RNA sequence: CCAUGACAAGGGCAAACCCAUUGUGAAGUGGGGGCGCAAAGCCAUGGGCCACACCAUCGGCUCGACGCUUCGUCGAUAGUGUGGUCGCCAGGCUGCCACG
Numbered sequence: 001c002c003a004u005g006a007c008a009a010g011g012g013c014a015a016a017c018c019c020a021u022u023g024u025g026a027a028g029u030g031g032g033g034g035c036g037c038a039a040a041g042c043c044a045u046g047g048g049c050c051a052c053a054c055c056a057u058c059g060g061c062u063c064g065a066c067g068c069u070u071c072g073u074c075g076a077u078a079g080u081g082u083g084g085u086c087g088c089c090a091g092g093c094u095g096c097c098a099c100g
Stems, first nucleotide, its partner, number of pairs: 004098002012037002017032006035087001041093003045090003048085007056077006
């Protein structure tokens, strides 16, 4: 220096949940709290997942008048854009220690 990660040492981070706060939201930040993590340090580069907006299709609800059709609204699915997630996976950068 590279690989590897114990039955070490010093430590580090901090899930769910609770409180406060920012945001349309996903989620973020601070405090508490510990599920866990050898990179659970950093980066949104490629995927995945999540949110919002627009738009198309399908289904429902309401109004109007028999038909056609239109308007509004709710949900689902695909597409586009914007954002989030690094403790989802991959990739990149950096790092403590050392039984072997």
Predicted 3D model of a 100-nucleotide RNA (c-di-GMP-I riboswitch aptamer) from a Pirellulales bacterium. Its mean pLDDT, the model's own confidence on a scale to 100, is 82. The model forms 95% of the base pairs in the Rfam consensus. The sequence was found by an Rfam model in a public genome assembly.